[in-house]
Context: one part of a larger RNA
């Protein structure tokens, strides 16, 4: 370059906003940039390729012809692409009306349960395991009853319910605020999709400062078990876990399934809208969202199937045998852990 490919065989960038660029809905005119045809001119000679001839044949060498698929110019033709120009409305966005949501964010406020301290009633045990210690109590443990602090998390509701682009989001209240979806059809009139680069956001665990600390709880210590026990199990327990601010940028960041748009049999649920219909609690119906199941088709098989992994366009991203290796070596990012880019020998 060409090809075949990325649910599970090697392959979808964690997500989104987005700049080049690729790609793009119906008309109308024009233009001739791609496009299409025809003239000229160049495509040196030699090689290939066809017809002959020359060395006894071949190789080799001569003629002649084709061809050189290319470029340049000029003529012409407008279907489609493209540039200008007209216009439209289903594509995309505005508008007005509505009613769903743990979507962020900030203050602020409630309850149970822990634990910790006082005080009160009491008294020998408690507490933990398969059994036991360690461990905590006669300086009064535990249990229990009243007061009191403090941190953190929010049983019921709770639902293969909801919202978020993903990570994610869950007492209540009030304020800020962001999508989305129904319903008018009243505007604008392709505004559109993708998106290399960039630039945001991105659980945990981790780092920096400064607070905060009830529970848990990596390291640790002790008690068991056990040949041994640096584990499982039990008594403690410190970073952490919490909140500010500022890092890091990673996951089995998964549906292991990029985005967009169109088409292509149904049935059942269930969440949010709107119509409609009667017998007012259920039918019919329409639009989004979330599941089950299954036809066509698809699949190497599980499996997938209007929420495709069907059929087809558009645009990104990424695979190309195993170890070696997501490593060294160099960049670049980070305080540092490390990240992100990304080989080779050698071996099967």
């Nucleotide at each position: 370059c060409u090809g075949g490919g990325c649910g599970u065989a090697a392959a979808g960038c964690g997500c989104g906003c987005g700049u080049a660029g690729g790609c793009g809905g119906u008309u109308u005119u024009u233009c001739a940039a791609g496009u299409u045809g025809g003239g000229c001119g160049u495509g040196a000679a030699a090689u290939c390729c066809c017809g002959g001839g020359g060395c006894u044949c071949a190789a080799c060498c001569c003629c002649g012809g084709a061809a050189c698929u290319g470029c340049g110019u000029u003529c012409a033709a407008a279907a489609c692409u493209g540039a200008a120009u007209u216009a439209c409305u289903c594509g995309a966005g505005g508008c007005c009306g509505g009613g769903a949501g743990a979507g962020g964010g900030u203050a602020g406020u409630g309850g149970a349960a822990u634990u910790c301290c006082c005080a009160g009633u009491g008294u020998a045990g408690a507490g933990g395991u398969g059994a036991a210690a360690u461990u905590c109590g006669u300086a009064g443990a535990u249990a229990u009853u009243g007061g009191g602090a403090a941190g953190a998390a929010c049983a019921c509701c709770a639902g293969u319910g909801g919202c978020g682009a993903a990570g994610g989001c869950g007492g209540c209240u009030a304020c800020c605020u962001g999508g989305a979806c129904c319903g008018g059809a009243u505007c604008u009139g392709a505004c559109g999709c993708u998106g290399a680069g960039g630039c945001g956001c991105g659980a945990a665990a981790g780092c920096g400062u400064g607070g905060g600390g009830a529970g848990c709880a990596a390291a640790c210590a002790g008690g068991a078990u056990u040949a041994g026990a640096u584990a499982c199990c039990c008594u403690g327990g410190u970073a952490g876990u919490c909140c500010a601010c500022g890092c890091c940028g990673u996951a089995a960041a998964c549906g292991a399934u990029g985005a967009g748009u169109g088409c292509u049999a149904g049935a059942c649920g269930u969440c949010g809208g709107g119509g409609g219909g009667c017998u007012u609690g259920c039918c019919c119906u329409u639009c989004g969202g979330u599941g089950u199941c299954g036809c066509a088709g698809c699949u190497a098989a599980c499996g997938c199937a209007u929420u495709a992994a069907g059929c087809a366009c558009u645009c990104c991203g990424c695979c190309u045998g195993g170890g070696g290796a997501g490593u060294a070596c160099g960049g670049c990012c980070g305080c540092a852990a490390g990240g992100c880019u990304a080989a080779a020998a050698c071996u099967c």

Predicted 3D model of a 348-nucleotide part of an RNA (small-subunit ribosomal RNA, central domain) from an uncultured Alphaproteobacteria bacterium.
Its mean pLDDT, the model's own confidence on a scale to 100, is 89.